The RNA shown here (c-di-GMP-I riboswitch aptamer) has 91 nucleotides and comes from a Syntrophobacteraceae bacterium. It was read from a public genome assembly, where an Rfam model found it. Taxonomically the source falls in Syntrophobacteraceae (Bacteria, Pseudomonadati, Thermodesulfobacteriota, Syntrophobacterales). Its Rfam family is "c-di-GMP-I riboswitch aptamer". Rfam links the family to the GO term cyclic-di-GMP binding. Model confidence (mean pLDDT): 89 of 100.
């Protein structure tokens, strides 16, 4: 430098739950706590997913409400792909 990740060592991260917080909301942070993870480090390019505060559009009502649709400018990197960096060990 490629590649793999069976087996060990050091060590890392942290789902669901729960409780504070921020947020319309999806989710985030932080502490608790582990389902799991060899990139479950980083980054929303690219597909997908989730949400819809704002705005369009519709209907009731008729000035200020309410219903129902459409949208990402909002969210996932622990949904896949890319792109970048890494630990230990095998070829």
């Nucleotide at each position: 430098g490629c590649u793999c990740g069976a087996a060990a060592a050091a060590g890392g991260c942290a789902a669901a739950c729960c409780a504070g917080u921020c947020g319309a909301a999806a989710g985030g942070c932080u502490g608790g706590g582990a389902c799991g993870c060899a990139a479950a480090g980083c980054c929303a390019c690219u597909g997908g997913c989730c949400u819809a505060a704002g705005u369009c559009c519709u209907c009731g009502a008729u000035g200020c409400c309410g219903g129902g649709g459409a949208u990402a400018a909002g969210g996932u990197c622990g949904c896949a792909g890319g792109g970048c960096u890494g630990c230990c060990g095998g070829g």